[in-house]
RNA sequence: GCCGCUUUGGCUCAGUGGUAGAGCGUCUGUCUAGUAAACAGAAGGCCGCUGGUUCAAUUCCAGCAAGCGGCA
Numbered sequence: 001g002c003c004g005c006u007u008u009g010g011c012u013c014a015g016u017g018g019u020a021g022a023g024c025g026u027c028u029g030u031c032u033a034g035u036a037a038a039c040a041g042a043a044g045g046c047c048g049c050u051g052g053u054u055c056a057a058u059u060c061c062a063g064c065a066a067g068c069g070g071c072a
Stems, first nucleotide, its partner, number of pairs: 001071007010024004018055001026042005048064005
């Protein structure tokens, strides 16, 4: 320098055009003599950034950034 993949709540991952979900974790409550477990509930992300296409974009396209891998 070229090519490919990844980027979504604190962590690990789904979703793949119609205003985002799960598990774990956190907080509150119930239960217990107490802790844990169990059960109930809640908070927390507008989807790496900037543009484009579209009535509408996390989703499609381009560029950039970061990470990983391959070739030279």
Molecule: transfer RNA
Organism: Plectus sambesii